[in-house]
């Protein structure tokens, strides 16, 4: 310089062209004599820009930014 690969909730991680889940953690509310646990509800999110497309987290092209690999 080049090629590969990741970026989704406060974490860790799923998805897949049609409303974007899950665990843990937050928050209320039950339950306790009070905490812890238990149930039951909430709240919060596609790196960034531009293309395709009725419609894009998913397809494409660039930028960023970890993380590999080859000179």
């Nucleotide at each position: 310089g080049g090629c590969c690969u990741g970026a989704u909730a406060g974490c860790u991680c799923a998805g897949u062209g049609g409303c974007a889940g899950a665990g843990c953690a937050c928050c209320g509310c039950a339950u306790u004599g009070g905490u812890a646990g238990u149930g039951c509800g909430g709240u919060g999110g596609u790196g960034c820009g531009a293309g395709u497309u009725c419609g894009a987290u998913u397809c494409u092209c660039g930028c960023u930014u970890g993380g590999g690999c080859c000179u």
Molecule: transfer RNA
Organism: uncultured Lacipirellula sp.